[in-house]
RNA sequence: AUUUAUGCUAGUCCGGGGCGUUAGUCGUGCCUUGUAACCCAAAACCGACUUCAUGUGGGGGACGAAGCCUGAGAGGAGGUAAUCAAAGUCAAAGUAGCCUUUACCUGACUGUUGAUAUCUUGUCCCUCUUGAUCGUCGUUACUGAGAACCUGGUCAGAUCAGGAAUGAAGCAGCCAUAAUCUUUAGCGGUGAUGUUUGAGGGGUCGCAAGAAGUAGGAAAGAUAAAGACCAACUAUUUUGGUUUUGCAUUAUCCACUUUCAGGCGCGCAUUUAU
Numbered sequence: 001a002u003u004u005a006u007g008c009u010a011g012u013c014c015g016g017g018g019c020g021u022u023a024g025u026c027g028u029g030c031c032u033u034g035u036a037a038c039c040c041a042a043a044a045c046c047g048a049c050u051u052c053a054u055g056u057g058g059g060g061g062a063c064g065a066a067g068c069c070u071g072a073g074a075g076g077a078g079g080u081a082a083u084c085a086a087a088g089u090c091a092a093a094g095u096a097g098c099c100u101u102u103a104c105c106u107g108a109c110u111g112u113u114g115a116u117a118u119c120u121u122g123u124c125c126c127u128c129u130u131g132a133u134c135g136u137c138g139u140u141a142c143u144g145a146g147a148a149c150c151u152g153g154u155c156a157g158a159u160c161a162g163g164a165a166u167g168a169a170g171c172a173g174c175c176a177u178a179a180u181c182u183u184u185a186g187c188g189g190u191g192a193u194g195u196u197u198g199a200g201g202g203g204u205c206g207c208a209a210g211a212a213g214u215a216g217g218a219a220a221g222a223u224a225a226a227g228a229c230c231a232a233c234u235a236u237u238u239u240g241g242u243u244u245u246g247c248a249u250u251a252u253c254c255a256c257u258u259u260c261a262g263g264c265g266c267g268c269a270u271u272u273a274u
Stems, first nucleotide, its partner, number of pairs: 001274002005270004011063004015033005023050005038059004067264009078253006084246014099227005105221002109217002118211006124202005131195001132193010144181002151176004159168003
């Protein structure tokens, strides 16, 4: 003189920007950006400073001879705002269509086995009427049943009267029958119904039958005009809002990396090696 390691200290860092305030500079305040960017206390009728101002008082942490400040650039990346473009969506407005009528063109299909249009009738509705079936009520006749005692006839036995003959009342049984029930048939009334006959009235279209008549009819599409309608729907145009996208453009903000120039600083102790 150069160099290695350890430890110290000076020092540096613990955000930036704008507004506001101020003679001016910071700070508390508001806004913004962003962080590996501390804690406590006071501070807008303000707190501390003076161009050396880039906060004050107290405490803590990191780095540590590092680094800080000023000016001019570069890089890649991010946020915000505005504008532009595209797409989506909402709202409003305009136009056209969708609707109706007329005219013209095309026309599937259909028509002399007779089209469109026309007439009558039926089907449809209402009222009345007429039968059928079923139910029900009444009535006549028929079949059968049918009264313990308060229906009739006949009355065994038994009972009563009598010397007897006989007579009297009369239960059961039998016969007939009332009320009533039942079978069948008829007559009359009444009700119901996927029913029948006849008459009258009504009746937009449709369907069917008949008559008459003789050549087109026609779904649908396109064009034009007029009308209706912005109630809904479809398409399109314009305006505005909103969302998303974009190596878009501009501005702005911020962290990081880095280049150049300048200013301040680049110290101390021990130690290794040459």

A computed fold for a 274-nucleotide RNA from a Candidatus Woesearchaeota archaeon, annotated as Archaeal signal recognition particle RNA. The gene name in the source record is ffs. Rfam family: Archaeal signal recognition particle RNA. It is annotated as a non-coding RNA gene. Rfam links the family to the GO terms signal recognition particle, plasma membrane targeting and SRP-dependent cotranslational protein targeting to membrane, signal sequence recognition. The organism belongs to Candidatus Woesearchaeota, within Archaea. RNAcentral holds the sequence, with entries from ENA.